Record summary:
Small-subunit ribosomal RNA, 5' domain from an uncultured bacterium, 499 nucleotides, folded computationally.
[in-house]
Context: one part of a larger RNA
This record gives sequence, structure tokens and C1' cells, in this order.
RNA sequence: GAUUGAACGCUGGCGGAAUGCUUUACACAUGCAAGUCGAGCGGCAGCGCGGGGCAACCUGGCGGCGAGCGGCGAACGGGUGAGUAAUACAUCGGAACGUGCCCAGACGUGGGGGAUAACUACUCGAAAGAGUGGCUAAUACCGCAUACGAUCUACGGAUGAAAGCGGGGGAUCGCAAGACCUCGCGCGUCUGGAGCGGCUGAUGGCAGAUUAGGUAGUUGGUGGGAUAAAAGCCUACCAAGCCAACGAUCUGUAGCUGGUCUGAGAGGAUGAUCAGCCACACUGGGACUGAGACACGGCCCAGACUCCUACGGGAGGCAGCAGUGGGGAAUUUUGGACAAUGGGGGAAACCCUGACCCAGCAACGCCGCGUGAGGGAAGAAGGUUUUCGGAUUGUAAACCUCUGUUCUUGGGGAAGAGCAGAAGACGGUACCCAAGGAGGAAGCCCCGGCUAACUACGUGCCAGCAGCCGCGGUAAUACGUAGGGGGCGAGCGUUGUCC
Repeated sequence: GAUUGAACGCUGGCGGAAUGCUUUACACAUGCAAGUCGAGCGGCAGCGCGGGGCAACCUGGCGGCGAGCGGCGAACGGGUGAGUAAUACAUCGGAACGUGCCCAGACGUGGGGGAUAACUACUCGAAAGAGUGGCUAAUACCGCAUACGAUCUACGGAUGAAAGCGGGGGAUCGCAAGACCUCGCGCGUCUGGAGCGGCUGAUGGCAGAUUAGGUAGUUGGUGGGAUAAAAGCCUACCAAGCCAACGAUCUGUAGCUGGUCUGAGAGGAUGAUCAGCCACACUGGGACUGAGACACGGCCCAGACUCCUACGGGAGGCAGCAGUGGGGAAUUUUGGACAAUGGGGGAAACCCUGACCCAGCAACGCCGCGUGAGGGAAGAAGGUUUUCGGAUUGUAAACCUCUGUUCUUGGGGAAGAGCAGAAGACGGUACCCAAGGAGGAAGCCCCGGCUAACUACGUGCCAGCAGCCGCGGUAAUACGUAGGGGGCGAGCGUUGUCC
């Protein structure tokens, strides 16, 4: 000099676009953060509208719909960096793999069955919840048939599927529902693709030898098992290997990268925000479901902690967004809206979305603007200083003439919304017009040398200053104050960090 997720001191007008718990991966009150589908199903608690009835009331008839069965989603999105020195990451490759939704293609979608929640009756429990009997549906579940592909095969054969729903309709059939035809959405098997994921080889990037030997599933083989899949991944047997001074093992530290900061570069430092990957979700372990998890707002077990309890037993997990306590030098609102972008569900309307878009707070950094402009010498008064003549503050002020960026008030008022219409949180915001009036808006540090900028008074090795050299013991340009000056300027200094 440059830098910063900064902090502290003094000061502080506006706008833009950014950033904001670096410390205790400490504990968390409260609210919200993952639902949706009635065009899968039986139904109908609640609301509204009908119909019946003198009324009480009855009626799923319609709009719709709580709870329930079922489907898809919940494995994404969001957070954090504890662990991890290699099962990670970056780059370049690849042998044995999987894949819901999406795209293309091939072939099907026939015929049956038994249950079960909801509901109802009863029972137990303080609650959380649970049990028994009875009724019922499905795109829930299970057989049968069929098998273009598929799997197994001893090549003879064997095994294995499916589900319906909605719109429209001429003839025909049917007591009716409907059958039937057609269109759309689905369902099953298979092939290929896209994207995504699993696995794996090489190379690269920390420190310590006051860590020198480490390793028995260890290294390799055969048989078997497991997996979507290669493999000691697991297992039985056999062999005795494998790694290491080019640093094994152990210990310490650490998420990695694109990047960021600095530097002429080489390099050094770093890994906040944004993006990619990884790991984790109170601590430890485990599997279930599923295309996908060994699953942040799922389950089970153990542990610590907190809460409720009728003492028998239960409930919980903010490293999601806000917010609280604590820690700390230190880090924001318990805000608005789904209008946009994106995501989930749905045929759609639409619903959900603390992702996201906005607003709020903070000079925390960056950028821009303003605090007025022109004229104005009696060089006023006052201050400071003085050799008492003056000098300086100083065109500075007063005063005159203007301007309106900002500011205040009033009026108008968006784009962002696509594909005909409707739909804007931000927001009556940005922006435009008019009026008013210089009116509301300057500080901080320094002045011995380095280093731009000097005098007076006070103090008297005291009080104090200080980055280094060093100042201060009675004439201190170095301490304190004042006047003047220098630097930067809504900031300026100090401290810390890194080059």
C1' cells in the first nucleotide's frame, strides 16, 4: 500500500445494489417450514342450496367435503461443517450395474375371489392410545386364463402381468343400471433413449521421525453365499503373503473444489456470500417402506436431557424461517405475498410451498449524490498572535442576485403479467408534474523525523505521549488546551487478519 462476513471510539443527510452467529454441532418457549388428488373408493362429520313433511324431523339429491382406505410426493427443495488426510474432493479414464416420473417403439388390458379401515355396538385407559364382535368399497389385496418381448433351462420344457376412471353418442340389445361405439387420462410386460445414481483405476494437493516398523480377513487362490452390480463384501478350506525411508503405521490439524485476497509474476494466504461434490441431523446402533433413504420436520432399540401424569404410563428433538436464553469484541423482524421464477399433487380449476420474490433492521463493506452557486474589501466585528506598526482567520461572514440535486407538501402514476380475459406482495413504490424555501444535512484524525501540516499558553522526568527513533527534569513545533494549518470526508481513526 492493498484486504476484511470484522469489532471498538467519535460522528452521521439520501439513494442503488450487496452482505449480516466466524464463538457453544450449546439448550430451546411459541408460530409457521409437505402436502395434494372426490376424474381411484366406501361414504357424509361440518357448511350452503334443494326435495318431502302440519311439525319434530327425514333425505348424499346438488355444491362440496372432516376423518378413513388408496395413489403420487414426502430421498427434492432448505440448514450446518461436527466428523473425514481418504469409503471425501479435483482432473482424466472404465470392467461386472440400477433407474419412479419423462421421450420413442412393440404387444396386451380377459374372467373370478376373499378380506379390511371408515361406520356401528361394547370394553379398557388420566392421557397417549388400545382391544373384541358386526357391516362395506376400490386404480387396496389374491388366484385363474393368455405371453410379442422377458427370466430359468438338463434345450424337452418350465415360470411370470394388468385397473379402471371421465367426456360425448346414431342404430341395435337390455325391465333398469347399462352393454356397445368413440375420444381422453390411466394400468401391465418388454426394447431403446435421455437425465440421474451406484461401483471402480490412475494422478494431484497438510504437518510431525521427540511416531519405524505395521497388518490374520491381513495378501492371494478355490468352492459357496450376498448384492442392482465388480470385489475378503461375508463364509469354509488352501497358500504366506501385503504395505513401508519415494515415509507405511501412529499422532495432530482440516470438509474438498470452482474461486477469493495479495503480488509485475512466480508464489503465499484463504475456502463467508454464489455454484459443484461430500458428510451430518440430540448421542450411538439398526433395519423397514420404496425407483430412490439406512431417511433433518419417518420407525425401532439404548443413552443423556426436557416436559405431562390420576404414578400405572406417556411426549419431544430449530445444524429449516423468524424468535428466546447462554457463550462472545460481535452478527437482523416471532414481517408481507405466492404477483413472478421454480418445486409437489391434480385432467383442470386450484391447493401447498419461511424455496423464492419482497419489505424491515445495521455506514458492515462497495458505488453514486448532497450539505448550495455567482458576486461581495469598510479587508467589519470577534478570536489568535504581535517587535504594538501590524499579521492572520479571510471572500470567509454580513449583504446582493440566483438555483432546486436532495427536502417538505399536493397531484398523476408504471413495467415487471406470457396465450383472448382475470390475477402485483413489492406499492400509491420507482418515475413524472407543480408549489415552498438556502431553508433540514460535517465530521474525524494528524501537524518532531519517517510524513503533508506551527505558534501561544499551561505543565515541569510530574501529568502524560509513543508504530520505530524517542519526547517531558522552567523558554516542549513530540504532553494538555487554544488559534492556525495538513489529510480524508458520511465518514475518520484504532485494534485484529492475510499478502